Molecule: SAM riboswitch aptamer (S box leader)
Organism: soil metagenome
RNA sequence: CUCAUGCAGAGUGGCUGAGGGACUGGCCCGAUGACGCCACGGCAACCGGCCUCGAAUUCGUUCGAGGCGACAGGUGCCAAAUCCAGCCCCGGCGGGUGUCGGGGGAAAAUGAG
Numbered sequence: 001c002u003c004a005u006g007c008a009g010a011g012u013g014g015c016u017g018a019g020g021g022a023c024u025g026g027c028c029c030g031a032u033g034a035c036g037c038c039a040c041g042g043c044a045a046c047c048g049g050c051c052u053c054g055a056a057u058u059c060g061u062u063c064g065a066g067g068c069g070a071c072a073g074g075u076g077c078c079a080a081a082u083c084c085a086g087c088c089c090c091g092g093c094g095g096g097u098g099u100c101g102g103g104g105g106a107a108a109a110u111g112a113g
Base pairs, nucleotide, nucleotide: 001113002112003111004110005109011040012039013038014037015036019029020028021027023086024085025084026083041078042077043076046074047073048071049068050067051066052065053064054063055062056061082107087104088103089102090101091100092099093098
């Protein structure tokens, strides 16, 4: 940089000790110990693996669809929808520019390349 995904799911113990939830605004979490680190446990199924079916094949395999987590693999994840919004559009209400609902983006995150 490109592509894909996100309203589901999954926590205990130990260490530490003040901020944390990317950013901004909200709103939350936090000395009844958050965040982080470690151990164990779990979730999920992106990649890998295995199975079934179909197609192609230079018979080595390749491609497509579906399935399997008691599959000792590589990552990831285990408060809140990616916590919500941020920019644009549509609709309702209101008329001190707001609020509610919907759609699309941006950004960040994770995976694969």